[in-house]
Background: The prediction has a mean pLDDT of 85. A computed fold for a 76-nucleotide RNA from a soil metagenome, annotated as c-di-GMP-I riboswitch aptamer. It matches the Rfam family "c-di-GMP-I riboswitch aptamer". From the family's description: GEMM was predicted in a large-scale screen for bacterial structured RNA regulatory elements. Rfam links the family to the GO term cyclic-di-GMP binding.
RNA sequence: GAGAAAAGCAAACCGGUCGUAAGGCCGCGACGCAAAGCAAUGGGUCCCGAAAUUUCGGGAUCGCCAAGCUACCGAA
Numbered sequence: 001g002a003g004a005a006a007a008g009c010a011a012a013c014c015g016g017u018c019g020u021a022a023g024g025c026c027g028c029g030a031c032g033c034a035a036a037g038c039a040a041u042g043g044g045u046c047c048c049g050a051a052a053u054u055u056c057g058g059g060a061u062c063g064c065c066a067a068g069c070u071a072c073c074g075a076a
Stems, first nucleotide, its partner, number of pairs: 001073001008033002014027005031063001037069002041066003044061007
């Protein structure tokens, strides 16, 4: 990718739990997703700590973007 079919993921809220935090995991629940599958490589954003005024170190996020890897269904 087709006004096709089948299958899949699961935002916010709420409850539990871990973490200083950002946030993670589980349950509930569907706002959305054709890579919302994997993976922090580059950029962005966020948190923590040092500097000391714009840098350094550590962390989070791929459901912010790009590049990388892999993959289900399928007509004209």